[in-house]
């Protein structure tokens, strides 16, 4: 200096006019309760405000209770209100490196399924084959039977029941032996996962993003939740069950509560406030704990809040010429969409001193 | 604001539950048949199954992310 790598910040600036929403613990006006209106003064989207994929907070429903179904999670500690998040760490797998990625629990609990091609797709089998020995034939070196014995070599296959030499044999096998992979037990290390050495027998195909087992968690139902005013009013007809029976919480059953209840016919209302924002698992610096997520103790700062729904519309100037995209109850995450710019650490390669 | 459904030749649909060859009807093209044209008959074209990624030996299918349609809820 190139290329990379990890990690934070920032998402046009400054002016000026006009406009929109919310608000003032400002003024001044109508009205003289409630309010309105007119100036002025303060404020106004995001790292994703999204996708609604997780998991919390609120609210109701029993203070969320027992049991089956059902989901959901996945290697080990920790963290945290709580997670499928996050931080260490192990194993693997990728890169020359900083680094990066991993649906990573079990296949001897069970059950299934492996097309097509092969002798066989799983409790191994056995013959296109190999080997020896009998008998027969015979073109004289092969053929067929018959018995043993082998799984090593050929062929199929994404896959063939450990691998590679060595020796061994009539061929040939963990049938002996080294090294390797892989099980098992013991020892040391480490909360743990696992990791090292030693010893043993010699051996178990894959899929669980098929079905299951095993640990753990998980009650539903959601702001149209709930809550309050106001307005309307009527009460009745039919039908079912009636306390062993309806209902309340969206799978059962059980428990708990409650008492008429439910459906349909017909009829009347369909406005307004709240929930709902200035304060909470908030930010930010500091010291202490801790490798770290992260806790903790002080010290400071916080005001978008609609409901037919606000952030915009134009001039100057500057530059790097502006990417994705617009809050609806709030927060932790994850994924997803993305133009540039900054800054900090680290890797290599190449040159210079 | 929550919640469900489904994407396959040009259309309308199987086929996904239990992974191995993509089908059917209507259209389209060719030929025959008819003096011609429908119909009918025979022969044929069109699809990498909304996209990208995983899991497997091997995805239309199973998982996971994401685009589009459509529906229903006071």
């Nucleotide at each position: 200096a190139a290329a990379g790598c990890g990690g934070g910040c920032u998402c046009g600036g400054u002016g000026a006019u006009c406009g929109c929403g919310c608000u003032g613990g400002g003024a001044g006006g109508c009205a003289g309760c409630a309010g309105c209106c007119u100036c002025c003064g303060g404020u106004g989207a995001g790292g994703a405000a999204a996708g609604u994929c997780c998991g919390g907070g609120c609210u109701c429903c029993a203070c969320a209770g027992g049991g089956c179904a059902g989901g959901a999670u996945g290697c080990c500690g920790g963290c945290u209100a709580a997670c499928g998040g996050c931080c260490g760490g192990g194993c693997g797998g990728g890169g020359u490196g900083a680094c990066c990625c991993g649906a990573c629990g079990g296949a001897u609990a069970g059950c299934g399924c492996c097309a097509c091609a092969g002798a066989a797709a799983a409790g191994a089998a056995g013959a296109c084959u190999c080997c020896c020995g009998g008998c027969a034939a015979u073109u004289c070196u092969u053929u067929g039977u018959c018995g043993a014995g082998a799984a090593a070599a050929g062929c199929u296959g994404a896959a063939a029941c450990g691998g590679u030499g060595c020796g061994g044999u009539a061929a040939g096998a963990g049938c002996g032996c080294a090294c390797c992979a892989g099980c098992g037990u013991a020892u040391u290390g480490g909360u743990a996962a696992c990791a090292a050495u030693a010893c043993g027998g010699c051996u178990u195909g894959g899929c669980a993003a098929g079905c299951c087992c095993c640990a753990u968690c998980c009650g539903g139902a959601g702001a149209a939740a709930g809550g309050g005013c106001a307005a309307a009013u009527a009460g009745g007809g039919a039908u079912a069950c009636u306390a062993u029976a309806g209902g309340u919480u969206g799978g059962c059953c059980c428990g708990a509560c409650c008492u008429g209840u439910a459906u349909c016919c017909g009829g009347g209302u369909u406005g307004c406030c709240u929930g709902a924002g200035a304060a909470g698992a908030g930010a930010c610096g500091u010291g202490c704990g801790g490798c770290a997520a992260c806790g903790u103790a002080c010290g400071u700062c916080c005001a978008a809040g609609a409901u037919a729904a606000a952030u915009g519309a134009c001039c100057a100037c500057c530059c790097a010429c502006g990417a994705c995209a617009g809050a609806a109850c709030c927060c932790g995450g994850c994924u997803u969409a993305u133009a540039g710019g900054c800054c900090c650490a680290c890797u290599u390669u190449a040159c210079u001193g | 604001c929550g919640g469900g459904u489904c994407g396959u030749g040009g259309c309308u649909c199987a086929g996904c539950u239990u992974g191995g060859u993509a089908g059917a009807g209507c259209g389209c093209u060719g030929c025959g048949u008819u003096c011609g044209g429908g119909a009918c008959g025979c022969a044929g074209a069109g699809g990498c199954c909304g996209c990208u990624g995983g899991u497997u030996c091997a995805a239309a299918u199973c998982c996971a992310g994401u685009c589009g349609a459509c529906c229903c809820g006071a």
Predicted 3D model of RNase P RNA and transfer RNA as a complex of 427 nucleotides. Rfam match: Bacterial RNase P class A. The family's RNA type in Rfam is ribozyme.